[in-house]
Formats: sequence, C1' cells, structure tokens
RNA sequence: CGAAUAGGCCGGGCGAUCGCCGCGGGGCUUCGGCCCCGGGGAGGAAAGUCCGGACUCCAUAGGGCGCGGUGCUGGGUAAUCCCCAGGGCGGGUGACCGCCGGAAAGUGCAACAGAGAGAAGACCGCCGAUGGCCGUCUUGAAUUUCUCCGGAGAUUCAAGAGGGAUCAGGCAAGGGUGAAACGGGGAGGUAAGAGCUCCCCCACGAGAGCCGUGCGAGCGGCCGUGCGGUAAACCCCACCGGGAGCAAGAUCAAAUAGGGAGACGCUUGAGGACGGCCCGUCCGAGGUUUCCGGGUAGAUCGCUGGAGCCGUCCGGUAACGGCCGGCUUAGAGGAAUGAUCGCCCCCCGUGAGGGGACAAAAUCCGGCUUACAGGCCUAUUCGCCAA
RNA sequence: GCCCCCGUCGUCUAGAGGCCCAGGACGCCACCCUUUCAAGGUGGAAAUCGCGGGUUCGAAUCCCGCCGGGGGCACCA
Repeated sequence: CGAAUAGGCCGGGCGAUCGCCGCGGGGCUUCGGCCCCGGGGAGGAAAGUCCGGACUCCAUAGGGCGCGGUGCUGGGUAAUCCCCAGGGCGGGUGACCGCCGGAAAGUGCAACAGAGAGAAGACCGCCGAUGGCCGUCUUGAAUUUCUCCGGAGAUUCAAGAGGGAUCAGGCAAGGGUGAAACGGGGAGGUAAGAGCUCCCCCACGAGAGCCGUGCGAGCGGCCGUGCGGUAAACCCCACCGGGAGCAAGAUCAAAUAGGGAGACGCUUGAGGACGGCCCGUCCGAGGUUUCCGGGUAGAUCGCUGGAGCCGUCCGGUAACGGCCGGCUUAGAGGAAUGAUCGCCCCCCGUGAGGGGACAAAAUCCGGCUUACAGGCCUAUUCGCCAA
Repeated sequence: GCCCCCGUCGUCUAGAGGCCCAGGACGCCACCCUUUCAAGGUGGAAAUCGCGGGUUCGAAUCCCGCCGGGGGCACCA
C1' cells in the first nucleotide's frame, strides 16, 4: 500500500423567527379561558411483536395427565430462544466463521434407478482351491485287431501331470445403480478374495469396559468392537412453563326501556375464577348465559426515577457483580416533537441548482431479529514493496 | 396498543415429504363446426407455490427470519 476479519461509536452542527404538546411560577377573568416568564419535548433501531421479565387481576398460583418450549459443558442474570468462557466437529492459507442431547431403547420413512435399501445382495466381473464334466500328454493293466512275431494300433480302466472356464461352488477386490451399498488408506495373505492378519486413521463403548486427568462437556493411554441416514418423523431423557394482558386493573361520574326472546339451574347446584381434560379449593341463586334492542363512549389514578446512565476503585479470564461520587426533566391520549431563513459540513452536478439513510414514542425494562445514506475508531490476519 | 388468521396460473381453488419442473374449474389463445355469432369439440399457453435462509438424498408441504393482507378486543344496565 492492497485485500480481509472481529469489535465498538456517530447518525448533520450552530443561530434566528413563527408554530405544536406537557410542566413550574406569576397575572387577569364574565370561571369558558386568556396573557407573560422560565425550562423540557423520539431512536439506535422508538420497528417486527420473536423471546424473557417487571407490574396488574384471577387461589398466596394448587396436584395429575396432556400440550408447548429449550437442548454440548460450566458460569452470568430478575429472567431468556440472551451474554461470557470452555469442549467437540466442519470450513477457511490465516485473522476468524458456522454447527451442537439420544439413531446401540422402541416404532416409522427412503420415490426413481439398481442384483441388492437395512445386519441385504450377486447383474457384469474375479476364482474355480474342493467335487464333478470335457479334451491333451505320460505310465501301467486288461481286452481285442493287424503282424515281417520284434512290435504297432484300437477300446476300456487306474494313477499322475497339465489345460478348458463347462457345472456345482467360492468371493465381494473392481465395474455398474443410487443421495446412501455394511468403516477408509497401505502391506501381507489367498484359488480368487475378504478386518482374515498387521500398521496408520475414523467411529463406537450396547453386549462389557479399565486407568489417569478435568467441577464438567471432554482429553490422553490401554482393551474390545466395526453396528448407514433421518428425531426442523413419532418418540426417549433432562430442565422450564398456571391463565390473561395497561383496551391489565382501580376510583369517580354520566346516561337508559334499567326492555324483549331463548337455554340451563336453585344446595343431588347451572355457571364462574379456569385456559385441552380430570381432581381439588373458593365464589355461587330472582342466579348464570346467548341473541336482539338500549345507553355512555367522560375524568382521575395506573404513568414513568428505572434490574437507569457516566466515572474512579475493588472482585472475577470474561459476561457480570460490589462500594463511592456525579447525572437524571416526552408522558400526550387519536395522539405534540413541525416549518422557514442564514452560515458551516457531506453527496450529486461544468454550472445555475438539487439533496441529507432507515425510520417516529403509546405501561416499562433486558435481549434477539430486521431496515439503514454516509462517516469514524480499535485490534488482528494474509499478500506485495522498502529499510 | 394487544391477540389471532391467511398468502398456490389472470380469478377461485386441490395438495399435508417423492407418483408434482404442481392437478382442476372459469377466463385467455389457436383450430374445427356455422353464412356469421353463441353453444359445442380438439389442442395450447399461463404458477421462481409471497420473499430469503435452513433440515432432508429430496420441501408448495417441516423449522427460522422477513414482506403483504385480513379479522377480533371498551364500559353500563
């Protein structure tokens, strides 16, 4: 210098004017409100509503089944599907990134292709050791034909040698099919082969494991074995989860036809809290519930000071926790936070000029995920060059 | 604000791991029939299954994250 990786931060600035919504103080008032002054007023995601809590009501949240969620280990936390640290596997030259219970508890699934798809199978292929079969050769025996009587030939049988790849049979190395074919590579071995044996690697520890080490996941060694995949299929194991949600809920006020029809029930109890079921507890009688019709759609509280932010120090590898000090100001309720101008900054454009990412609080908080113009910082890796 | 549901040719839909590079109806296009139109017959086109990742040998289907659309929820008697 270039290309990357990981983490963090900012998210136009200053000023003026006119507006909008709360708050505090003061003044005026015909009690409706109006005026003046001061101070405050969107985010890193306020978003999606995906997790987890706080809070509120219902039993102080009860038992069982079911259902749902989480899923390597240890820790952090109010809690988590979050965070930190560690482990294993995979990817990358590397910084670094991704994944994560159990398939040897059981059940299920695997189209097409293929010989064979779950402890299966032999299509091509290899062999044919062993037992047959068919030729060839040698030796021997028997029978027989010819004969120059020396032998020669034929047939059969036996033994042996060597061959064919023909049958039975052996094999699963190689080919082929497939996403996947019963561990991978090499050597020995064999008729040919094969964990059949050995070396290295991989996987597993059920039958049946041992020793050391670590809190643990695991790791190292020894021994044994060679049993494919799928649990984002049912399932098993461990842990967690009661339900509803601020339109929760509380207080006050206003209004009416305090109407009509149906169902169930009145203690052997409908229904409700209670949600998929059962139990249990509590409430429960002019009661509960459905439909039609009617009325009000107002005020106050909940409501914003919090598991809050910043800094020093201490504990901890870290997430985080603790002490002390400082800072703290949206809280409206159909919903305010806007507009214009000037200077500067950035981008586009020769210029005049134009533009400023994603996006807007709604009970609050911790996370995750997603969107985002442009810019800044820190650490690290690889490559090239120079000293 | 809170809680639910849905998304497949132009439209309405089937599907629920492989028989699906997705079937049917209406509509569309071409041809036949007819003097012509309609009806009828034959054939054809038309879907990246809302989008992006993942699980699996294999995804419209299972899981996760986005996008878009729709519905419900006040109090009194």

This is a predicted complex of two RNAs, RNase P RNA and transfer RNA, with 464 nucleotides together. Rfam match: Bacterial RNase P class A. The family's RNA type in Rfam is ribozyme. Rfam links the family to the GO terms dimeric ribonuclease P complex, tRNA processing and ribonuclease P activity.